The prediction has a mean pLDDT of 77. A computed fold for a 362-nucleotide RNA from Candidatus Fusicatenibacter merdavium, annotated as Bacterial RNase P class A. The sequence is in RNAcentral, with records from ENA. Rfam family: Bacterial RNase P class A. Its family is annotated with ribonuclease P activity, dimeric ribonuclease P complex and tRNA processing in the Gene Ontology. The family's RNA type in Rfam is ribozyme.
[in-house]
């Protein structure tokens, strides 16, 4: 230098001026909107949208059923150790696959508990003989020592699964021995069981023996097996001001109706169903939190302790804008609304840093 491949950080930038929301502190306490609750002025100081705020896929915190259970259904994950508040999330290993490799991907437990499904093609699909080997008597034929040998088409009888052929697969595999021909039929060496060392927490990896040994493929096919799992949601819920109007039906303690479905059990004493009337206001919940910079320390890591430093959006028709100037990666995808941790999609480009393979000098 070239091609890769794992990770990180930014995500236009400096200046002025003029506007926007919230916080603190001060000063007004009045004007002003509002029957009320409330809200609201003026100054100074900070400060104010993301890496995904997108999706609503997973886990949570927090509010509420509810005081809290048992069991069937249901549903989620699925090698083993670990992290975390938790997970279907991240780390580390193993196995298996793909790369020359740095690396990358696996919906990775059970097919000997059971059920089911696998076209077409081929004789067949866990069962069977299409071609074909091999023997037999029996017909032709030839030879001779006349009763034995050879060869032969087609049939018929019995023997076989090695060869071919259909298929993704064809009675473990591959070399032989033996056979009439052949076959775990036997024998060696792989595969399979089962038994045992040794190293490892484990998953698993490596030696040994032993047995001719059931053999296909499919669980993101039903199933089995372990483990785990309350249900709804900030438009959840509390409060405060104002205002209104109930009416009728059904079931009613051996009932109702809550508590994801459904039984047990429990709680409560009331529940629903149709007409109609009111409030469409304000406050909290709304941001100091499993939290974030930084340095140690511990660990292969994820992450954990410990110190120290800082306090960063709470909007509610809904704040980040508008103009000038210079720079240059010329700006891609795209703007919280109860908070957090993941993952998963979209995406101009800039810089750094490990590693890996090519090819050129020294």
């Nucleotide at each position: 230098g070239a091609a890769g491949u794992a990770g990180a950080a930014c995500a236009u930038g400096u200046a002025a001026u003029c506007g926007c929301g919230g916080c603190u502190g001060g000063c007004a306490g009045g004007a002003c909107c509002g029957a009320a609750a409330g809200g609201g002025g003026c100054c100074a100081g900070g400060u104010g949208a993301g890496g995904a705020a997108a999706g609503u896929c997973c886990g949570g915190g927090c509010u509420u059923c509810a005081c809290a259970g048992g069991g069937c259904a249901g549903g989620a994950u699925g090698c083993c150790g670990g992290a975390u508040a938790a997970c279907g999330u991240c780390c580390g290993g193993c196995g298996g696959a793909g790369g020359c490799g740095a690396c990358u991907c696996c919906a990775g437990g059970g097919a000997u508990a059971g059920u089911g499904c696998a076209a077409c093609a081929g004789a067949g699909a866990g069962a069977u003989a299409c071609c074909g080997c091999c023997a037999g008597a029996g017909c032709g034929g030839c030879g001779c020592g006349u009763g034995c040998g050879c060869c032969g088409g087609a049939a018929c009888u019995g023997g076989u699964a090695a060869g071919g052929g259909u298929g993704g697969a064809a009675a473990g595999g591959c070399a032989g021995u033996g056979u009439a021909a052949g076959a775990g039929a036997c024998u060696a060496c792989c595969g399979u069981u089962c038994c045992u060392c040794u190293g490892g927490u484990a998953a698993c990896a490596g030696g040994g023996g032993a047995a001719g040994c059931c053999a296909u493929g499919u669980a993101a096919a039903c199933c089995c097996c372990a483990u785990c799992c309350g249900a709804a949601g900030c438009a959840a819920g509390a409060c405060c001001g104002a205002a209104c109007a109930g009416a009728a039906a059904a079931c009613u303690a051996u009932g109702u109706g809550g508590c994801g479905g459904c039984c047990c059990g429990u709680c409560a004493c009331g529940u629903u169903u149709u007409c109609a009337g009111g409030u469409u206001g304000g406050u909290c919940g709304c941001u100091g939190g499993a939290g974030g910079g930084c340095a140690c320390u511990g660990g292969c890591g994820a992450c954990a302790g410990u110190g120290u430093c800082a306090c960063u959006g709470g909007a509610u028709a809904g704040a980040u804008g508008a103009u000038u100037a210079c720079a240059c990666g010329c700006g891609a995808c795209a703007u919280a609304a109860c908070c957090c941790g993941g993952c998963u999609u979209a995406u101009c480009g800039u810089u750094c840093u490990g590693c890996u393979u090519c090819g050129c000098a020294g």